[in-house]
Predicted 3D model of RNase P RNA and transfer RNA as a complex of 426 nucleotides. Rfam match: Bacterial RNase P class A. About the family: Ribonuclease P (RNase P) is a ubiquitous endoribonuclease, found in archaea, bacteria and eukarya as well as chloroplasts and mitochondria. Its best characterised activity is the generation of mature 5'-ends of tRNAs by cleaving the 5'-leader elements of precursor-tRNAs. Rfam classes the family as a ribozyme.
RNA sequence: GGAAGCAGAUAACGGGCUGCCCCGGUUCGACGGGGAGGAAAGUCCGGGCUCCGCAGGACAGGAUAGUUUCUAACAGAAACUGUCUGCCGGAAUCGGCAGAUAAGGAAAGUGCCGCAGAGAAUAGACUUCCUGCUUUGCAGGUAAAGGUGAAAAGGUGAGGUAAGAGCUCACCAUCCGGUCUGGUGACAUACCGGAUUGAGGUAAACCCUAUCCGGAGCAAGGCUAAACAGAAAGUGAUUGAAGCUUGUCCGGCUGAUACUUUCGGGUUAGCUGCUUGAACGGUUAAGUGAUUAGCUGUCCAGAUAAAUGGCCCGUCCAGACAGAACCCGGCUUACAGUCUGCUUCCCUGU
RNA sequence: GGGCCGCUAGCUCAGCUGGGAGAGCGCCGCGUUCGCAACGCGGAGGUCGUGGGUUCGAGUCCCAUGCGGUCCACCA
Numbered sequence: 001g002g003a004a005g006c007a008g009a010u011a012a013c014g015g016g017c018u019g020c021c022c023c024g025g026u027u028c029g030a031c032g033g034g035g036a037g038g039a040a041a042g043u044c045c046g047g048g049c050u051c052c053g054c055a056g057g058a059c060a061g062g063a064u065a066g067u068u069u070c071u072a073a074c075a076g077a078a079a080c081u082g083u084c085u086g087c088c089g090g091a092a093u094c095g096g097c098a099g100a101u102a103a104g105g106a107a108a109g110u111g112c113c114g115c116a117g118a119g120a121a122u123a124g125a126c127u128u129c130c131u132g133c134u135u136u137g138c139a140g141g142u143a144a145a146g147g148u149g150a151a152a153a154g155g156u157g158a159g160g161u162a163a164g165a166g167c168u169c170a171c172c173a174u175c176c177g178g179u180c181u182g183g184u185g186a187c188a189u190a191c192c193g194g195a196u197u198g199a200g201g202u203a204a205a206c207c208c209u210a211u212c213c214g215g216a217g218c219a220a221g222g223c224u225a226a227a228c229a230g231a232a233a234g235u236g237a238u239u240g241a242a243g244c245u246u247g248u249c250c251g252g253c254u255g256a257u258a259c260u261u262u263c264g265g266g267u268u269a270g271c272u273g274c275u276u277g278a279a280c281g282g283u284u285a286a287g288u289g290a291u292u293a294g295c296u297g298u299c300c301a302g303a304u305a306a307a308u309g310g311c312c313c314g315u316c317c318a319g320a321c322a323g324a325a326c327c328c329g330g331c332u333u334a335c336a337g338u339c340u341g342c343u344u345c346c347c348u349g350u
Numbered sequence: 351g352g353g354c355c356g357c358u359a360g361c362u363c364a365g366c367u368g369g370g371a372g373a374g375c376g377c378c379g380c381g382u383u384c385g386c387a388a389c390g391c392g393g394a395g396g397u398c399g400u401g402g403g404u405u406c407g408a409g410u411c412c413c414a415u416g417c418g419g420u421c422c423a424c425c426a
Base pairs, nucleotide, nucleotide: 001346002345003344004343005342006341007340008339009338010337012315013314014313015312016311017310018309020035021034022033023032024031037321041332042331044330045329046328047327048326049217050216051215052214056250057249058248059247061213062212063211064210065209066080067079068078069077070076081103082101083100084099085098086097087096088095089094104208105207109206110205111202112201113200126146127145129141130140131139132138133137154172155171156170157169158168159167173196174195175194176193177192178191179190181188182187221272222271223270224269230263231262232261233260234259235258242254243253244252265425266424267423279298280297281296282295283294284293285292286291351422352421353420354419355418356417357416360375361374362373363372369406377393378392379391380390381389399415400414401413402412403411
């Protein structure tokens, strides 16, 4: 200097002409102001808001799972801890950097572990080894060696033995319990004692433990207007049908020319909810940080078949993904060009 | 705007509690026939929509994502 990958920021700009939606204004004509996004998307989580005959109890069901903090809340975020993987350094214990992590429990119970292998879970004798005998073999001992497998009862050394074995001992490793110190805590350092006859793995298998969960959703809900045609089946009226929006039972409440289902008929109209909000910009302070608090300024889409478009000129030829529909906080996915940072590779020079 | 399902061979679909990827139709070859169909025998054909994780092992379990389908208005 170039290329590739990953992450973050940004999301073409200026001028002219002509249109569209909303608000203000109006002499109904001018005129003034505003007009999509970082994801408006997927609808995967959480909340606001609204409604439901106040949502009580039991079982079922669902969600979450290291610690502390942040937050309206979360399965989100920040910081930290443990474990695993890779790279580098070191004689080694180990240390540093980067990445991943649904990270409670397998000494409560149940299930599963194909093939291979002698044996796969109250372990196991195929070969080797040792002993005995009635010796082409059989019986017994043995988990030290071989072999199988993802997984086979810890490692090294010594003692011991017929051969062996935590059978015994020393050191190490792992697990459990306790104490000291540090930390809010997860946990870490050190020490002491015990175990390796609880003896494998799997809980994104059932399950257990702890915590949490009423439901429905702007097609919620409120107001106004218009039009029409009812029929059938089932259930039932105080000994209670049915409903109270995940299921069952109990309790409570509402409750009757009623309720449910099916078929048929009518309308596809207007207002509201609707945008000032956990809002945005600037600044100061606290905090490692997520974030919070104070001061100050601003008002920044509200459409209902659905509004941002089209043409011309210039910068430099081009301009990605994509369009609000009640509103917010996250997560995930899509994304041209430009800028920044990191990593890897190539070329050149010193 | 909201709810619920599906994706496995060319087509239509199985695959139960994780261990061999299958069926029918279709396709190819051979036989049969003068020839064709039918029939008989044999064969090919699969990123299980995609990516990641759990596990010794994933079509199956979990997470994310893409595509497709379907149902929900009000009044009497």